[in-house]
Predicted 3D model of a 522-nucleotide part of an RNA (small-subunit ribosomal RNA, 5' domain) from a Bacteroidota bacterium. The prediction has a mean pLDDT of 84. It was read from a public genome assembly.

Context: one part of a larger RNA
RNA sequence: GGAUGAACGCUAGCGGGAGGCCUAAUACAUGCAAGUCGAACGGUAACAGGGUAGCAAUACCGCUGACGAGUGGCGUACGGGUGAGUAACACGUACACAACCUGCCUUAUACUGGAGCAUAGCCUCGGGAAACUGAGAUUAAUUCUCCAUAACAUUAUGAAACGGCAUCGUUUUAUAAUUAAAACUCUGGUGGUAUAAGAUGGGUGUGCGUCUGAUUAGCUAGUUGGCGAGGUAAAGGCUCACCAAGGCAACGAUCAGUAGCUGGUCUGAGAGGAUGAUCAGCCACACGGGCACUGAGACACGGGCCCGACUCCUACGGGAGGCAGCAGUAGGGAAUAUUGGACAAUGGGCGCAAGCCUGAUCCAGCCAUCCCGCGUGAAGGAUUAAGGCCCUAUGGGUUGUAAACUUCUUUUCUCUGGGAAUAAAAAGUGGGAUUUAUCCUGCCUUGAAGGUACCAGAGGAAUAAGCACCGGCUAACUCCGUGCCAGCAGCCGCGGUAAUACGGAGGGUGCAAGCGUUAUCC
Numbered sequence: 001g002g003a004u005g006a007a008c009g010c011u012a013g014c015g016g017g018a019g020g021c022c023u024a025a026u027a028c029a030u031g032c033a034a035g036u037c038g039a040a041c042g043g044u045a046a047c048a049g050g051g052u053a054g055c056a057a058u059a060c061c062g063c064u065g066a067c068g069a070g071u072g073g074c075g076u077a078c079g080g081g082u083g084a085g086u087a088a089c090a091c092g093u094a095c096a097c098a099a100c101c102u103g104c105c106u107u108a109u110a111c112u113g114g115a116g117c118a119u120a121g122c123c124u125c126g127g128g129a130a131a132c133u134g135a136g137a138u139u140a141a142u143u144c145u146c147c148a149u150a151a152c153a154u155u156a157u158g159a160a161a162c163g164g165c166a167u168c169g170u171u172u173u174a175u176a177a178u179u180a181a182a183a184c185u186c187u188g189g190u191g192g193u194a195u196a197a198g199a200u201g202g203g204u205g206u207g208c209g210u211c212u213g214a215u216u217a218g219c220u221a222g223u224u225g226g227c228g229a230g231g232u233a234a235a236g237g238c239u240c241a242c243c244a245a246g247g248c249a250a251c252g253a254u255c256a257g258u259a260g261c262u263g264g265u266c267u268g269a270g271a272g273g274a275u276g277a278u279c280a281g282c283c284a285c286a287c288g289g290g291c292a293c294u295g296a297g298a299c300a301c302g303g304g305c306c307c308g309a310c311u312c313c314u315a316c317g318g319g320a321g322g323c324a325g326c327a328g329u330a331g332g333g334a335a336u337a338u339u340g341g342a343c344a345a346u347g348g349g350c351g352c353a354a355g356c357c358u359g360a361u362c363c364a365g366c367c368a369u370c371c372c373g374c375g376u377g378a379a380g381g382a383u384u385a386a387g388g389c390c391c392u393a394u395g396g397g398u399u400g401u402a403a404a405c406u407u408c409u410u411u412u413c414u415c416u417g418g419g420a421a422u423a424a425a426a427a428g429u430g431g432g433a434u435u436u437a438u439c440c441u442g443c444c445u446u447g448a449a450g451g452u453a454c455c456a457g458a459g460g461a462a463u464a465a466g467c468a469c470c471g472g473c474u475a476a477c478u479c480c481g482u483g484c485c486a487g488c489a490g491c492c493g494c495g496g497u498a499a500u501a502c503g504g505a506g507g508g509u510g511c512a513a514g515c516g517u518u519a520u521c522c
Base pairs, nucleotide, nucleotide: 001522002521003520004519006518007517008516009515010514013374014373015372016371017370018369019367020366021332026330027329028328030327031326032325035074036073037072040071041070043067044066047065048064049063050061051060052059053058081285082284083283091209092208093207094206095205096204097203100202101201105198106197107196108195109194110193111192112191113147114146115145116144123136124135125134126133127132153178154177155176156175157174158173159172160171161170162169163168183190184189211257212256213255218248219247220246223245224244225243226242228240229239230238260282261281262280263279264275265274266273267272287308288307289306290305291304310321311320312319313318338364340363341362342361346360347358348357349356350355377408378407379406380405387399388398389397390396391395413459414458415457416456417455418454422449428443429442430441431440432439433438466511467510468509469508470507471492472491473490477506478505479504480503481502487494488493
C1' cells in the first nucleotide's frame, strides 16, 4: 500500500448493487417449512344443489357438485440447513468395472385370461386421565393370494463361431425347468406386466496430488495371503471355518495435534504466500450412540425401534419431544437482521386437467457492513466589513471572494398529477392446418413487489459535513496554559519555565458521508 462476513469511537443527506451468528454442533416458547390424487376404492362427517313425502315445520334419499376421516398410489432419499466428525480414495484430477444397480422419462417388441381369502373405514360392545387401544359383525379396490399363458428373461446341461484383458467375453443354437399383469375413463385416451436398449442418477476399484510434530521408531492376529462357504446390486477378510506367516515403515509406518475438500478469494510483476464467508460441485451430520424396516433409491433433519442425557404432561398406572429449515426467544459474545408479503414469475411434488402444496424461490423490512454513483449549489461581488487570531502594535498580516449583496439553476427535497416492463405461457373460448396428436392464430383472464421504478408540473438555495492529523519518517505552524507534573507515543522519542511532539485556540494539511483506531492476511 492492498484486503476484510469485521468490531469500537466521533459523525451522518440520498440512490443502485451486494452481504449480514466467524462465538455455544448451546437450550428452545409460538407459528409456518410436504403434500397430493374422487379419472384407483368402500363410502358421506361438514357445505351447496336436487329429488321424494308433507299445507308447512320437518323427515328421508350419496342422486349431483364436492369431500372430513379411512384403504390404495406417487412423493416425502429432492429442495433447505450446518461443518461437529473426518488426514480418508473424503476431496481434486485421470483412468477402469470382462465385478454393478437405476423409480419417473424415451425407443422397440410381446402380453393384459380366470379365480379366491382378507382388512381398514362404517356398525355394535368395551379399556384408558391421556397418548392410544381390545373384541365381535360386515365391506371395496390399481391392496393381497392362487391358477393359466410365456420368452431374446433366469437356472441347469450341451454344441459351434469369433474375440480378448488373467478369471474369461460376445453371438448363434439344442433340451429341460421356473417366473407376469390392474384396472379407470369425459370413449379421445390414461394405465398395468415382461424383455431389450437409451438417457439420467448412483455404487465400486486404481495411479498421482492433499497440514504440523522424530522431544512420536517401530506398528499390525482378520493382521497379510490362499482354499471353501456365507453375504451384497456388485469384486473383496466384507464375514466365517481351515491352512500358511505374512503385511507396513526413515521415500516417515504407528502415534499425537490441527482441519470438511475443491472451483475459487485476497495479495504479489511473477514465482509464491495466506485463505475456503456469500455463489457453484462433492462429502459428512441431523439431541449423543446403535440398529434395521419400507422402498428404484435411506440405514432416512420435520419416519420407526433400543440405550443415554435433558425438557414437558399426568388422575402416578403411564405418556410426549428434538429449529445445524424460515422467522423468533434465552444464553454466549466485541459482534451479525423481520415471529413480514406472494405463489405473479422460475423451479419442484401430486394430479388427465382445473388446481392444491411449496419459509425452495421471488419480493419487501432492518444495518454506512462493503462496492459504485449523486448531492450539500453556480456566476459575479473589496469598504479586502465586523469579529477571531498573530505581530516589529495610531499600523500591518491572516481567516478571505470567504460573508453580506446581486443574478441564475433545481440534481436532490416537499407537494400535485400520470404511471410501467416483468405475462412468455398455461387455462377458458372461437377459427384454421394436420401425420389425430399436436401446431398456428383471434379474443378473454391472472402481478406479491407497487401506485414502486419512471415521467410531467409547481415551489424555493431552499433539506444536507464531518473525521483524523500538523517534531522526523509524512502533506501541514504559531500563540497561550502546563513545568519529568498532567500527559503523548507506530518507531526514533517529547515534557525538569520561552514545548511547531502534552492540553486549548487560531491557522493549515489529508480524506470525505464518511474518517480514525483495533484485529487478521499478503